This is a predicted structure of a 111-nucleotide RNA (SAM riboswitch aptamer (S box leader)) from a Flavobacteriales bacterium. Taxonomically the source falls in Flavobacteriales (Bacteria, Pseudomonadati, Bacteroidota, Flavobacteriia). Its mean pLDDT, the model's own confidence on a scale to 100, is 82.
[in-house]
RNA sequence: CGCUUAUAGAGAAAGACUGAGGGAGUCGGCCCUUUGAAGUCUUAGCAACCUUUUACGAUAUUCUAAUGUAAAGUGGUGCUAAUUCCGUCCCUGAAUAGGGGAAGAUGAGCG
Numbered sequence: 001c002g003c004u005u006a007u008a009g010a011g012a013a014a015g016a017c018u019g020a021g022g023g024a025g026u027c028g029g030c031c032c033u034u035u036g037a038a039g040u041c042u043u044a045g046c047a048a049c050c051u052u053u054u055a056c057g058a059u060a061u062u063c064u065a066a067u068g069u070a071a072a073g074u075g076g077u078g079c080u081a082a083u084u085c086c087g088u089c090c091c092u093g094a095a096u097a098g099g100g101g102a103a104g105a106u107g108a109g110c111g
Base pairs, nucleotide, nucleotide: 001111002110003109004108005107006106007105013043014042015041016040017039021032022031023030027087028086029085044080045079046078049076050075052072053071054070055069056068084103089100090099091098092097
């Protein structure tokens, strides 16, 4: 970098350095920001994708155990304004709106 697949209306911030932008990208909207953006570092937290541990656990006599459910939170990621901030493409609708998709993000697996 590409492919496959799962997920997203929930959750969780302080400090130091620094100093003007930021919310992926186009355009539009809206919002955050010198009461300090983005970034780096430290500490803390959230969550439960993978991992680890424990309990439960199907039909069949037994055994094993896959899948699964619940709990925990060992390790690996991730995340800690706003639905992935909203729209952008398609469908339904007079409209508010609803549904789907694309793209991006993250995990896991593969090349």